């Protein structure tokens, strides 16, 4: 150094519109029955959903990978490695999961 198992292991959105699912009431319209006391449906609005699910926008994170500088190592130079610095392409921003990275155990 590789490989596999364990353990540890950060940061950053109670933001906005959409759409779509369940659920819930007082409330608006409608349809039916009934005839005005009431019963039964669909829409709409609203609220709720172990912050339901998905999109979009803007906002914000660095520790998968990548991409840039570089101190440094290669006894000097070339080549050639190289940061958790940086960039935010990629990934991410409730838990989970992932996660550089460090201990360990076992194989090579």
């Nucleotide at each position: 150094c590789c490989g596999c198992g364990c353990g540890g292991g950060a940061g950053a959105g109670u933001c906005u519109c959409c759409g779509c699912c369940g659920g819930g009431c007082g409330c608006g319209c409608c349809c039916g029955g009934a005839c005005c006391a009431c019963c039964g449906g669909a829409c709409g609005a609203c609220c709720c959903g172990c912050c339901g699910c998905g999109g979009a926008g803007c906002g914000c994170c660095g520790a998968a990978g990548g991409g840039g500088c570089a101190a440094c190592c290669c006894u000097c130079c070339c080549c050639g490695g190289a940061a958790c610095c940086u960039c935010u392409c990629a990934g991410g921003c409730g838990c989970c999961a992932g996660g550089a990275c460090c201990g360990u155990g076992c194989g090579g």